Description:
Model confidence (mean pLDDT): 80 of 100. This is a predicted structure of a 130-nucleotide RNA (c-di-AMP riboswitch aptamer (ydaO/yuaA leader)) from Sporotomaculum syntrophicum. The model forms 96% of the base pairs in the Rfam consensus. The sequence is in RNAcentral, with records from Rfam. Taxonomically the source falls in Sporotomaculum (Bacteria, Bacillati, Bacillota, Eubacteriales).
């Protein structure tokens, strides 16, 4: 000085998934985000069951691999957007039953990770001078 790994911490990334308060340590509380259930009016059509969170559908295929096409993310250093890059396109729950839904019930706040073109616009901020 260069490479690898291992630790802590700052930042940051997918995600609703974070921050306070209490100590009774508890199946705790509260606020923020986030889900589902559920009238009237509209709307639909249930064994070929249906249906929910989710970006995770659809079509070609020998229905394998794959390939298109829609969808989502990432490229931070204040934010958008646009270009070029680059990646996911799953799992899982319900349990025969659920369309929208005031109101009014109810749940959940996990797990996982580490991009570097500081590339162009616009914009917002900040300092310094006058």
């Nucleotide at each position: 000085a260069a490479u690898a790994u291992u630790u802590u911490g700052u930042c940051a990334c997918c995600g609703a998934a974070u921050u306070c308060c209490u100590a009774u340590u508890a199946u705790g509380g509260a606020a923020g985000c986030g889900g589902g259930g559920g009238a009237a009016c509209c709307a639909u059509u249930u064994u070929a069951g249906g249906g929910g969170u989710g970006a995770a559908a659809u079509g070609c295929g020998a229905u394998u691999a794959g390939c298109a096409u829609g969808g989502g993310g990432c490229u931070a250093a204040c934010a958008c957007u646009u270009c070029g890059g680059u990646c996911c396109u799953a799992a899982c729950c319900c349990g025969u039953c659920a369309g929208c839904u005031a109101a009014c019930c109810u749940c959940g706040u996990a797990g996982g990770u580490g991009u570097g073109g500081a590339a162009a616009g616009u914009g917002a901020g900040g300092c310094a001078c006058c």